[in-house]
A computed fold for a 72-nucleotide RNA from Candidatus Nomurabacteria bacterium RIFCSPLOWO2_01_FULL_33_24, annotated as transfer RNA. The sequence was found in a public genome assembly. The organism belongs to Candidatus Nomuraibacteriota, within Bacteria. Its mean pLDDT, the model's own confidence on a scale to 100, is 81. Rfam family: tRNA. Gene Ontology term of the family: triplet codon-amino acid adaptor activity.
RNA sequence: GGCCCUAUCGUCUAACGGUUAGGACGCAAGCUUCUCAAGUUUGAAAUCCGGGUUCGAUUCCCGGUAGGGUCA
Numbered sequence: 001g002g003c004c005c006u007a008u009c010g011u012c013u014a015a016c017g018g019u020u021a022g023g024a025c026g027c028a029a030g031c032u033u034c035u036c037a038a039g040u041u042u043g044a045a046a047u048c049c050g051g052g053u054u055c056g057a058u059u060c061c062c063g064g065u066a067g068g069g070u071c072a
Base pairs, nucleotide, nucleotide: 001071002070003069004068005067006066007065010025011024012023013022018055027043028042029041030040031039048064049063050062051061052060
């Protein structure tokens, strides 16, 4: 340098073009306990960036960035 794949809460991971963007762990608060742990309830927290298509984009297309694979 060519080709291919990936990018979503702090982490891991879902999401027919119409979802309140869901779940697990973690975090915060409440309940429970003499206290801790465990349990339980509630809450905060995310679509890599810029364009395009569309009534509507996390999803489709183009470019970029980052990471990975492969060939040279």